[in-house]
Molecule: transfer RNA
Organism: Candidatus Hodarchaeota archaeon
RNA sequence: GGGGACCUGGUGUAGUCCGGUAGCACGACAGGCUCCAGACCUGUUAGUCGGGGGUUCAAAUCCCUCGGUCCCCACCA
Repeated sequence: GGGGACCUGGUGUAGUCCGGUAGCACGACAGGCUCCAGACCUGUUAGUCGGGGGUUCAAAUCCCUCGGUCCCCACCA
């Protein structure tokens, strides 16, 4: 230099193809159970969906741009 994948709560991820209620697990907190704790059960919690802009009645999803992580190829050494 060329090409590609990915970025979503504190953590790991689904949803994107085909626009229409952001879901699941873990964690944390509270309660139940227990002598206590763990396990188990119930409830609660937290997302500007990487930043900005555009399209649209409506954007995590489509388009543009910027940033970050990773992979392949080429070049240099």